Predicted 3D model of a 71-nucleotide RNA (transfer RNA) from a Candidatus Uhrbacteria bacterium. It matches the Rfam family "tRNA". Rfam links the family to the GO term triplet codon-amino acid adaptor activity. Model confidence (mean pLDDT): 85 of 100. Lineage of the source: Bacteria > Bacteria candidate phyla > Candidatus Uhriibacteriota.

RNA sequence: GGGGGUGUAGUUCAAUGGUAGAACAGCCGUCUCCAAAACGGCUGACGUGGGUUCGAUUCCUACCGCCCCCG
Repeated sequence: GGGGGUGUAGUUCAAUGGUAGAACAGCCGUCUCCAAAACGGCUGACGUGGGUUCGAUUCCUACCGCCCCCG
């Protein structure tokens, strides 16, 4: 330099164009003499810009980060 893949919560993963979910973690509570476990609840995310569309996490495009291949 060229080609391909990937990007969603603190972490690991869902969501095939129509209100973004789960588990673990965190916080609060119940229980307990205390703690753990268990149970109930709460907080928290679509990499950035542009385009298509009535509507975009989803489709297109550029850039950015990461991974792989070729030279």